Notes:
RNAcentral holds the sequence, with entries from ENA. This is a predicted structure of a 76-nucleotide RNA (transfer RNA) from a Gammaproteobacteria bacterium. It matches the Rfam family "tRNA". Rfam classes the family as a transfer RNA.
RNA sequence: GGGGGUAUAGCUCAGUUGGUAGAGCGGUUGUCUUGCAAGCAACAGGUCGAGAGUUCGAUUCUCUUUGCCUCCACCA
Numbered sequence: 001g002g003g004g005g006u007a008u009a010g011c012u013c014a015g016u017u018g019g020u021a022g023a024g025c026g027g028u029u030g031u032c033u034u035g036c037a038a039g040c041a042a043c044a045g046g047u048c049g050a051g052a053g054u055u056c057g058a059u060u061c062u063c064u065u066u067g068c069c070u071c072c073a074c075c076a
Stems, first nucleotide, its partner, number of pairs: 001072007010025004019056001027043005049065005
């Protein structure tokens, strides 16, 4: 330098014909208990990596760009 993959909640990850953003774990509160843990109930937490385009509408399609992983090539 070229190709491919990946980026979504604090963490690990789902999310197909473009149409209200989710799960598990974790966190907070309540309940239970003498107290704690476990269980149960509820709640909070997101600019969907960034910028632009198309569209009535974009996590999803297109372009550019950044980080990470990987393959190839080049230099040494």